[in-house]
Context: one part of a larger RNA
RNA sequence: CUCUCUCUAAGGAACUCGGCAAAAUAACUUCGUAACUUAGGAAGAAGAAGUACCUUUUUAAAAGGUUGCAAUAACAAGAUCCAAGCAACUGUUUAUCAAAAACACAGGUUUCCGCUAAGUCGUAAGACGAUGUAUGGGGACUGACGCCUGCCCAGUGCCAGAAGGUUAAUGAAAUUAAUUAGUAAAUAUAAAUACAAAGUUAAUAACUAAAGCCCUGGUGAACGGCGGCCGUAACUAUAACGGUCCUAAGGUAGCGAAAUUCCUUGUCGGGUAAGUUCCGACCCGCACGAAAGGCGUAAUGAUUUGGGUACUGUCUCAGAGAGAGACUCG
Numbered sequence: 001c002u003c004u005c006u007c008u009a010a011g012g013a014a015c016u017c018g019g020c021a022a023a024a025u026a027a028c029u030u031c032g033u034a035a036c037u038u039a040g041g042a043a044g045a046a047g048a049a050g051u052a053c054c055u056u057u058u059u060a061a062a063a064g065g066u067u068g069c070a071a072u073a074a075c076a077a078g079a080u081c082c083a084a085g086c087a088a089c090u091g092u093u094u095a096u097c098a099a100a101a102a103c104a105c106a107g108g109u110u111u112c113c114g115c116u117a118a119g120u121c122g123u124a125a126g127a128c129g130a131u132g133u134a135u136g137g138g139g140a141c142u143g144a145c146g147c148c149u150g151c152c153c154a155g156u157g158c159c160a161g162a163a164g165g166u167u168a169a170u171g172a173a174a175u176u177a178a179u180u181a182g183u184a185a186a187u188a189u190a191a192a193u194a195c196a197a198a199g200u201u202a203a204u205a206a207c208u209a210a211a212g213c214c215c216u217g218g219u220g221a222a223c224g225g226c227g228g229c230c231g232u233a234a235c236u237a238u239a240a241c242g243g244u245c246c247u248a249a250g251g252u253a254g255c256g257a258a259a260u261u262c263c264u265u266g267u268c269g270g271g272u273a274a275g276u277u278c279c280g281a282c283c284c285g286c287a288c289g290a291a292a293g294g295c296g297u298a299a300u301g302a303u304u305u306g307g308g309u310a311c312u313g314u315c316u317c318a319g320a321g322a323g324a325g326a327c328u329c330g
Stems, first nucleotide, its partner, number of pairs: 001325008010316002014314001019311001027051005036041001038144001052066005079309007086301002091103002107142007119128003145296004150226003155223002157219005164214003171207001174204006182195003227245005254288001255285001266282005
């Protein structure tokens, strides 16, 4: 010097990102116990007192007495309170840096599926779904409970519709071409040429022709979206009000410098001698907002933030000691 411990005057968080670490609390009995609340809780709330042994026939209770600094004598054995955020809760998770506000959850909504179900795995056979049957099963979103969940269907999606437009393969009247039995106007011969039925082949093709798309309507707890500018009241300021442009419709209730606020340490109030954090308000919401849910909420939490009491070597500021290492000799 390092590690693991013990103690420390006065102070008591001045340490530090932060009380990290340590200290403190602690058992049992009795008394006592607030706000709030879903009436169950909160609650071991908080807070207070008692505790050994001897005597009184005695286990308790009660009374008296005894020793000690100290009477749950050692060991073991809750620190607590106030305010706010988030998530209702118990639960789950990054085996090996994250346990959480993330996931799940009961509850809510929606959509698909009538059973040879929908959906999923597999090339298939087959299997799961399910030895189930809509009070069931699959998918999606939300996430206890309470109060609620506004406007927009123009775009995209989905559902429904079928008059019209468009539209594939297919089928196909017909036309054209190739091939060739044959034919070639008054006569004969010869050669060439022309025409050409049926069949076959090739090309074109009127017409036929579904879903889809166009089209019509519906649908937001479907994907999503939810405005500018100008003027106006008898001080000033502000604008209930008016005008105008645009839109599918222009953000309702509630909340709001918020886990969201850039400017920003916004402004005011509280707490401190002093507070970029915290709490209560304001609203100018850069860029909250209603199941990618909005706002509340008792209980719960190794959750996050701020504050108080107690406590302490965290610190002012260090010191002493024990054990184990390191180091020297062996």